A computed fold for a 350-nucleotide part of an RNA from an uncultured prokaryote, annotated as small-subunit ribosomal RNA, central domain.
[in-house]
Context: one part of a larger RNA
RNA sequence: CUGGGCGUAAAGAGGACGCAGGCGGCUAUAUAAGUCUGAAGUGAAAUCCCGGGGCUCAACCUCGGAAUGGCUUCGGAUACUGCAUAGCUUGAGUACGUGAGAGGAGAGUGGAAUUCCUGGUGUAGCGGUGAAAUGCGUAGAUAUCAGGAGGAACACCAAUGGCGAAAGCAGCUCUCUGGCACGUUACUGACGCUGAGGUCCGAAAGCGUGGGGAGCGAACAGGAUUAGAUACCCUGGUAGUCCACGCCGUAAACGUUGUGCACUAGGUGUAGGAGGUGUCGACCCCUUCUGUGCCGUAGCUAACGCAUUAAGUUGACCGCCUGGGGAGUACGCGCGCAAGCGUGAAACUC
Numbered sequence: 001c002u003g004g005g006c007g008u009a010a011a012g013a014g015g016a017c018g019c020a021g022g023c024g025g026c027u028a029u030a031u032a033a034g035u036c037u038g039a040a041g042u043g044a045a046a047u048c049c050c051g052g053g054g055c056u057c058a059a060c061c062u063c064g065g066a067a068u069g070g071c072u073u074c075g076g077a078u079a080c081u082g083c084a085u086a087g088c089u090u091g092a093g094u095a096c097g098u099g100a101g102a103g104g105a106g107a108g109u110g111g112a113a114u115u116c117c118u119g120g121u122g123u124a125g126c127g128g129u130g131a132a133a134u135g136c137g138u139a140g141a142u143a144u145c146a147g148g149a150g151g152a153a154c155a156c157c158a159a160u161g162g163c164g165a166a167a168g169c170a171g172c173u174c175u176c177u178g179g180c181a182c183g184u185u186a187c188u189g190a191c192g193c194u195g196a197g198g199u200c201c202g203a204a205a206g207c208g209u210g211g212g213g214a215g216c217g218a219a220c221a222g223g224a225u226u227a228g229a230u231a232c233c234c235u236g237g238u239a240g241u242c243c244a245c246g247c248c249g250u251a252a253a254c255g256u257u258g259u260g261c262a263c264u265a266g267g268u269g270u271a272g273g274a275g276g277u278g279u280c281g282a283c284c285c286c287u288u289c290u291g292u293g294c295c296g297u298a299g300c301u302a303a304c305g306c307a308u309u310a311a312g313u314u315g316a317c318c319g320c321c322u323g324g325g326g327a328g329u330a331c332g333c334g335c336g337c338a339a340g341c342g343u344g345a346a347a348c349u350c
Stems, first nucleotide, its partner, number of pairs: 004321003007304002012318001014201004021194003025088005031082001033081002035077008049065006091191001092188004096183004103177007110154001115149007125136002162169002206247006215241002220236004258317002262313002266295011299306002323350003332343004
């Protein structure tokens, strides 16, 4: 490189948007670039291959043929691809109507609880553990009542539920705002799919500046445990956790399963919409679309399992893998304030 692969063996980029590129619905006409066909020219000789001949054979030499991925020119064909023109509506989109939702941003606001402060009642303990001790408490703690301060998180509802591209999103109200599903006709008329680079988003931790700091709590200190105990348990406790702005760009960023289209038995639950039977009405029931679960046939799979939400059956495009260790290391380069991240070897060794 080819071939073969990527749920769990190595392998799907954390996610999206999107330039180039690749691929692309139905009809007609035109063209004839790709494609197909005929002819001509060329494709040096030697070599290789086939047949014959010459050195006694062979190597070797020699004659003829074949072969020479192909290329060029001319004539022809027009199904498919391309290009051009005209049109179409099924793909895609727009408008209108209805609906659900922790989708995003900002502002405001509520109650419970913890802690602290002030005051009242009240007295000797509280706390903590396997048991203790450190710790707190006669300077009045714990408990209890009232008032106040402040920060953070939102019990029940709650779900096998919903929304979002992913990360993720949950008290309540308002403002601004993105997407989605369904229904009906109307409109545009292929406007599509994918997407190397690129750009943007991206949990937690961490970093910078300034705030904030109730609880929790790396580090740290003490008490225990223990042979030791730089731990597990306990008492404290700083960064941090929170907010604003700016960085970082990584995760078991997982469904360990790239995106989009089409097709392929059923059964059962649930969420949102539409329609229908029926009813006083609702519920219920039936049909259908969209999402989300479980079971299961064919098929697939090394097996496990997957199975209309495919890991089945086709085709489009991208990413990635190629024995283990060395190593996601070194070097170089790019990015970053730093931490580090991205790209990413080799010697050697089994």